The prediction has a mean pLDDT of 79. Predicted 3D model of RNase P RNA and transfer RNA as a complex of 427 nucleotides. It holds a member of the Rfam family "Bacterial RNase P class A". The family's RNA type in Rfam is ribozyme. Rfam's curators write: Ribonuclease P (RNase P) is a ubiquitous endoribonuclease, found in archaea, bacteria and eukarya as well as chloroplasts and mitochondria.
RNA sequence: GGAGAUAACGAGGUGAUCGCUGGUGCCACCCCGCGAGGGGUGACACGGGAGGAAAGUCCGAGCUUCACAGGGCAGGGUGCUGGCUAACGGCCAGUCGAGGCAACUCGCAGGAAAGUGCAACAGAAAGCAAACCGCCUGUUCGCAGGUAAGGGUGAAAAGGUGCGGUAAGAGCGCACCGCUUCGUCGGUGACGACGGAGGCUAGGAAACCCCACCCGAAGCAAGACCAGACAGAGAUGGCGUGGCCCGCGCAAAGAUCUCGGGUUGGUUGCUCGAGCCCUCCGGCAACGGCGGGCCUAGAUGAAUGAUCACCGCCCGCGAGGGCACAGAACUCGGCUUAUCGAAGUCUCCGACG
RNA sequence: GCACCCGUAGCUCAGCUGGAUAGAGCGUUGGCCUCCGGAGCCAAAGGUCAGAGGUUCGAAUCCUCUCGGGUGCG
Repeated sequence: GGAGAUAACGAGGUGAUCGCUGGUGCCACCCCGCGAGGGGUGACACGGGAGGAAAGUCCGAGCUUCACAGGGCAGGGUGCUGGCUAACGGCCAGUCGAGGCAACUCGCAGGAAAGUGCAACAGAAAGCAAACCGCCUGUUCGCAGGUAAGGGUGAAAAGGUGCGGUAAGAGCGCACCGCUUCGUCGGUGACGACGGAGGCUAGGAAACCCCACCCGAAGCAAGACCAGACAGAGAUGGCGUGGCCCGCGCAAAGAUCUCGGGUUGGUUGCUCGAGCCCUCCGGCAACGGCGGGCCUAGAUGAAUGAUCACCGCCCGCGAGGGCACAGAACUCGGCUUAUCGAAGUCUCCGACG
Repeated sequence: GCACCCGUAGCUCAGCUGGAUAGAGCGUUGGCCUCCGGAGCCAAAGGUCAGAGGUUCGAAUCCUCUCGGGUGCG
């Protein structure tokens, strides 16, 4: 200097002017009320006002209602080990496997020597498998027997390499590697190391299935309350928002369902929470603990904006242009996707000393 | 906002418990028939299976993400 790996962190800043939204204070006017007071409209002042993903709605919870949900079946989910956590399919640390020269990255990574099914086409033979060509032996020259070393087919063909051996061959024998299994040692464990034994059997799946563990259902348009409006009719005989059964609770009522009619108002849930920041301690880490400090949108057809000036970064000689993805809707913890920049650390290559 | 479904030829749909040439009807085009047209008969064209990645020997089908369209709810 080049090419990468990882990814802490940031998400333009300051000021002025004009707006938007809801909060508090104060003033004016109007309405209700005997009154205390309440409500509405407007003006002024003060302070608040999007994100790292607010997104997808893919997981997990809080909260709410149904019985603060119980038993069984069905169904769904997860799937190496240990830990963290409220919980998780998340995170951390490891093991094994795959990729990469490496830094490092990725992995739905249990079992299947319980069972069932599948593997098209090609090929002689495809799952407790085989003689098409070839090789060897015999031959009445038709073929018969031996053979898995070689060829051919296929995604996959009876462990691989070498030596011996043989008619030709073959774990047939031996060495090394691989596999299976037993033991010892190390490790909490996944697993690893070493040694012995077995000639080698037991291939695959994100198929059914088996095993272990987990899961009741619905969702803030949940749910609770107030005010106003309207027109009932039909069906069922139980109903209680669960796929079925049991159990439990309520119960003969305008109970449930369907059609029709009315209202498209307000309050609450609604923002203090597994919350954020800092020091110290424990832990490799995720994370946990003691102490201190802080309050940080709560709107409801839905606000969070625009213009100008200066500065910052990038492009351009300059004039000038550009600064991404994207907008809260009950709230958190994750994942995934979109997207601008990037410190530090590490790896490889080249050059020079 | 929450919950759910769908995407295969120009249109409407099969295929979706993996097997390679992805089918059917209507439509389109060409030919036959007819004096001509329709109907009928014969043949052909037309598909990134919404897109991307993964599992697998092999993916429309299984898994994950993205895009587009639609439905219900007080």